[in-house]
RNA sequence: UGAGUAAGCCGGAUGGCCGCAACCGCGUAUGCGAUUGAGGAAAGUCCGAGCUCCAUAGGGCAGGGUGCCGGGUAACACCCGGUGGAGGCGACUCCAAGGAAAGUGCAACAGAAAUAGACCGCCCAAGUAACUUUGGGUAAGGAUGGAAAGGCGAGGUAAGAGCUCACCAGCGGCAUGGCGACUUGUCCGCUCUGUAAACCCCACCCGGUGCAAGAUUGAUAGAGGAACAUAUAUGGCGGCCCGUCAUGUUCCCGGGUAAUUGCUGGAAUCCAUUGGCAACAAUGGAUCGAGACAGAUGGUCAUCCAAGACAGAACUCGGCUUACAGGCUUAACUCAAACC
Numbered sequence: 001u002g003a004g005u006a007a008g009c010c011g012g013a014u015g016g017c018c019g020c021a022a023c024c025g026c027g028u029a030u031g032c033g034a035u036u037g038a039g040g041a042a043a044g045u046c047c048g049a050g051c052u053c054c055a056u057a058g059g060g061c062a063g064g065g066u067g068c069c070g071g072g073u074a075a076c077a078c079c080c081g082g083u084g085g086a087g088g089c090g091a092c093u094c095c096a097a098g099g100a101a102a103g104u105g106c107a108a109c110a111g112a113a114a115u116a117g118a119c120c121g122c123c124c125a126a127g128u129a130a131c132u133u134u135g136g137g138u139a140a141g142g143a144u145g146g147a148a149a150g151g152c153g154a155g156g157u158a159a160g161a162g163c164u165c166a167c168c169a170g171c172g173g174c175a176u177g178g179c180g181a182c183u184u185g186u187c188c189g190c191u192c193u194g195u196a197a198a199c200c201c202c203a204c205c206c207g208g209u210g211c212a213a214g215a216u217u218g219a220u221a222g223a224g225g226a227a228c229a230u231a232u233a234u235g236g237c238g239g240c241c242c243g244u245c246a247u248g249u250u251c252c253c254g255g256g257u258a259a260u261u262g263c264u265g266g267a268a269u270c271c272a273u274u275g276g277c278a279a280c281a282a283u284g285g286a287u288c289g290a291g292a293c294a295g296a297u298g299g300u301c302a303u304c305c306a307a308g309a310c311a312g313a314a315c316u317c318g319g320c321u322u323a324c325a326g327g328c329u330u331a332a333c334u335c336a337a338a339c340c
Stems, first nucleotide, its partner, number of pairs: 001336004005331006012304007020037003024033003039310001043321002046319005051210001053208002058242004063206005068082005083097001084095004098201002103199002105195003119142002121138006150168002153165003169191001171189001172187004177182001214261004222253001224252005233247005268287008
């Protein structure tokens, strides 16, 4: 100097004039003043909760979710740190990462054969004038295939084969280190592939419903109609059973849709100290950042400037995922080249 890797920030600001909404104070016929006023993703609705009601509150089955280990958190499929594997020269990145020796299923085509096996071949015996033939052994060689059942080398054999031996791989046993996933070493057996993002098994976790949830007040029009059942019954509790609670349940016609609340002080944000590799936690201090309801934040002038992207809250948070013009920062990070 260039190319990368990881983490983070901005994505408009200031002032004047006019115009909106909330809230507070004053004043009231109409008003005046101060403060505040969309996001890093507000998007997706993919997870987890707070909160609400079912409901007075449970057990089991079915069903669903997660899936290496430890920690964090209100919780999570999230985050941090590790283990194993894969990719990269590397900094680093990614993983749907438990079990195939509990069982079932699937693996086209090719090939003799895909949980088993002899097409070519090799060896032995019998027979024949000779060839063909018959029986037995074999899975080392060849072919097919992604894969032929541990691999390679030597010995051995009628010919071969873990049949034996040496060196390796895998599974299991024992020992060492570690909280653990696992690591390291050693001995034995010679071990029938893959697939669970197929069914399944194992471990852990899980009621449902959703702010259009709910609550209060007001107005109006229910002395309306019908069916079923009747305590050994009916209905509620996501499905089923037990259990428990209540005393009716279902349908039709009619009326009403107004106001208030929920609704913003939060598992909140920021700073410092301490502990921790970190995520984060504790303590102390400071701050109060929209609450709309056919739905507010706009227009204009001037200056700075890089600003033109993706894009607008609707109960609230913690995440993940997706979109994004342009600009900036950090690293005692990585690689390459040059110079000293």

The RNA shown here (Bacterial RNase P class A) has 340 nucleotides and comes from a Christensenellales bacterium. Of the family's consensus pairs, 96% are formed in the model. A source record names the gene rnpB. Its mean pLDDT, the model's own confidence on a scale to 100, is 76. Rfam family: Bacterial RNase P class A. Rfam classes the family as a ribozyme. The organism belongs to Christensenellales, within Bacteria.